[in-house]
Molecule: c-di-GMP-I riboswitch aptamer
Organism: Sulfurovum sp.
RNA sequence: AACUAUUUUUGCCAAACAUAUUGCGAGAUAUGGACGGAAAGCCAUGGGUCUCAAGAAGAUUGCCAGGUUGCACUU
Numbered sequence: 001a002a003c004u005a006u007u008u009u010u011g012c013c014a015a016a017c018a019u020a021u022u023g024c025g026a027g028a029u030a031u032g033g034a035c036g037g038a039a040a041g042c043c044a045u046g047g048g049u050c051u052c053a054a055g056a057a058g059a060u061u062g063c064c065a066g067g068u069u070g071c072a073c074u075u
Base pairs, nucleotide, nucleotide: 012037013036017032018031019030020029021028022027035062041068042067043066045065046064047063048060049059050058051057
């Protein structure tokens, strides 16, 4: 990508906060919970912000871009 058969389609994610665990820390994970989101799926590539034991080290994609994947509608 194509063909055949069957089934389904009022669904998805989850802020703050709480509890437990974990990390030096920013934070992360799980459970509960919904502020919001149409990519609030993924990738730390560029910028921003934050942490540190200051390093060629980390965190943040639900900060802004970029890349990439998926779904819905229309033509």